The RNA shown here (c-di-AMP riboswitch aptamer (ydaO/yuaA leader)) has 128 nucleotides and comes from a Clostridiaceae bacterium. Its mean pLDDT, the model's own confidence on a scale to 100, is 77.

[in-house]
RNA sequence: GUGGCUAUAAGGCUGAAUCUCCGCAAGAGUACGGAGGAACCGAGUUUAUCGGGGCUAAUCCAGUAAGGUAGGGUUCCCUAUUUCCCGAGCCCGUCAGCUAACUCCGGAAGCCUAUAAUAGGAGGAUAA
Numbered sequence: 001g002u003g004g005c006u007a008u009a010a011g012g013c014u015g016a017a018u019c020u021c022c023g024c025a026a027g028a029g030u031a032c033g034g035a036g037g038a039a040c041c042g043a044g045u046u047u048a049u050c051g052g053g054g055c056u057a058a059u060c061c062a063g064u065a066a067g068g069u070a071g072g073g074u075u076c077c078c079u080a081u082u083u084c085c086c087g088a089g090c091c092c093g094u095c096a097g098c099u100a101a102c103u104c105c106g107g108a109a110g111c112c113u114a115u116a117a118u119a120g121g122a123g124g125a126u127a128a
Stems, first nucleotide, its partner, number of pairs: 011112004019029003032106005041097001051095001052092004060068002071086003077121006
């Protein structure tokens, strides 16, 4: 000097998932999210499982496999386009359309040099 690994801090990213109190722990709240549930309206299609439904961007086509796709995300200010990447997983348990009052639940986890390009804008600096 270069490369790799580990740890910590700062700064960021996906996401609803942040913050406060108490405290040995446990726990109680909270920003922010989800579900159930009348009238009216809408809808029949579960009848033996080939059920039905929910969270999520994550749906659909095809299928030996590969692949494509609705949709979603990223550049350390914002928007747009391109590019690149994702396009999984989990839950309810035969049951749920919408839905006021009301009721119930979550408030995690993971990641980092594509932390790319172009255009427009905002802002800052400078006597200009």
Of the family's consensus pairs, 90% are formed in the model.